[in-house]
Background
Predicted 3D model of a 72-nucleotide RNA (transfer RNA) from Chara braunii. RNAcentral holds the sequence, with entries from GtRNAdb and Rfam. Model confidence (mean pLDDT): 82 of 100. Its Rfam family is "tRNA". Rfam classes the family as a transfer RNA.
RNA sequence: GGAGCGAUGGCUCAGUGGUAGAGCAAUUGACUGCAGAUCAAUAGGUCCCCGGUUCGAACCCGGGUCGCUCCU
Numbered sequence: 001g002g003a004g005c006g007a008u009g010g011c012u013c014a015g016u017g018g019u020a021g022a023g024c025a026a027u028u029g030a031c032u033g034c035a036g037a038u039c040a041a042u043a044g045g046u047c048c049c050c051g052g053u054u055c056g057a058a059c060c061c062g063g064g065u066c067g068c069u070c071c072u
Base pairs, nucleotide, nucleotide: 001071002070003069004068005067006066007065010024011023012022013021018055026042027041028040029039030038048064049063050062051061052060
């Protein structure tokens, strides 16, 4: 220098054009002598950044940043 993959709640990840989700973690309640486990509920997101396409973008296109890998 070139190429591929990845970036989404605190953590690990799903979601490939039409309401942003799951598990764990957190908080509250039930249960318990207390705690844990279990059950129920609640809260938590500018979907890495900028621009474009579209009636509509986490998703498609262009550029950039960071991480991993490969080629030279």